About this RNA:
This is a predicted structure of a 74-nucleotide RNA (transfer RNA) from an Actinomycetota bacterium. The RNAcentral record of the sequence draws on ENA. Lineage of the source: Bacteria > Bacillati > Actinomycetota.
[in-house]
RNA sequence: GGGGUCUUAGCUCAGCUGGUUAGAGCGCGGCGUUGACAUCGCCGAGGUCACUGGUUCGAUCCCAGUAGACCCCA
Numbered sequence: 001g002g003g004g005u006c007u008u009a010g011c012u013c014a015g016c017u018g019g020u021u022a023g024a025g026c027g028c029g030g031c032g033u034u035g036a037c038a039u040c041g042c043c044g045a046g047g048u049c050a051c052u053g054g055u056u057c058g059a060u061c062c063c064a065g066u067a068g069a070c071c072c073c074a
Stems, first nucleotide, its partner, number of pairs: 001073007010026004019057001028044005050066005
């Protein structure tokens, strides 16, 4: 230099080839339970879906560019 895959909550990851409330587990906060802790149960907070632009009535999903991570070729 060329090609490919990926980027979603603090962490690990779903999201069914575009459809109106974006989710799970762990973690975090509160309550219940205990003499206390742990476990367990209930409730809750937490996201500009990497960034910018485009297509569309509508984008986490499609297109282009930018940035980053990994892999292959040279």
Rfam family: tRNA. Its family is annotated with triplet codon-amino acid adaptor activity in the Gene Ontology. Rfam classes the family as a transfer RNA. Model confidence (mean pLDDT): 81 of 100.